Overview:
The RNA shown here (transfer RNA) has 72 nucleotides and comes from a Patescibacteria group bacterium.
RNA sequence: GGCCUCUUCGUCUAACGGUUAGGACACAUGGUUCUCAACCAUGUAACAGGGGUUCGAUUCCCCUAGAGGCUA
Numbered sequence: 001g002g003c004c005u006c007u008u009c010g011u012c013u014a015a016c017g018g019u020u021a022g023g024a025c026a027c028a029u030g031g032u033u034c035u036c037a038a039c040c041a042u043g044u045a046a047c048a049g050g051g052g053u054u055c056g057a058u059u060c061c062c063c064u065a066g067a068g069g070c071u072a
Stems, first nucleotide, its partner, number of pairs: 001071007010025004018055001027043005048064005
């Protein structure tokens, strides 16, 4: 250089083109406890950037960026 794959809460990971973008861990608050831990309840928090297709895009297409793999 060529080809291919991936990018979603702090971390990991789901999501037929129409979801309140879900779950686990973590974090915060409350309950429980003499206190801590554990446990229970509640809450905060995400679609890499840009453009296109579409009535509607996290999802499909293109470009860019980053990561990984194959190949010379």
Its mean pLDDT, the model's own confidence on a scale to 100, is 81.